């Protein structure tokens, strides 16, 4: 150049017959302790990489683009 895969909460990851965005790990607040740790209950925290179209409705369907990654030239 050319064809392929990812991209979603701080981290790691699920969610596609379009129809409230979720797990686990960590985070704070209380409980338990003399005090942590463990454990238990509760909450914060994401406009789904950007930017368009299509539809009542997009994380998911299409187009364009930007990071890494892998093949081929």
């Nucleotide at each position: 150049c050319g064809g392929g895969g990812u991209g979603u909460a701080g981290c790691g990851c699920a969610g596609u017959u379009g129809g409230u965005a979720g797990c686990g790990c960590g985070u704070u607040a209380c409980g338990u302790u003399c005090g942590g740790g463990a454990c238990g209950u509760a909450g914060a925290g994401g406009u789904c990489g950007c930017a368009g179209g299509u539809u009542c409705g997009a994380a998911u369907c299409u187009u364009g683009u930007c990071a890494c990654c892998c093949c081929g030239a």
Notes:
The prediction has a mean pLDDT of 82. The RNA shown here (transfer RNA) has 73 nucleotides and comes from Paludibacter sp. Its Rfam family is "tRNA". Gene Ontology term of the family: triplet codon-amino acid adaptor activity.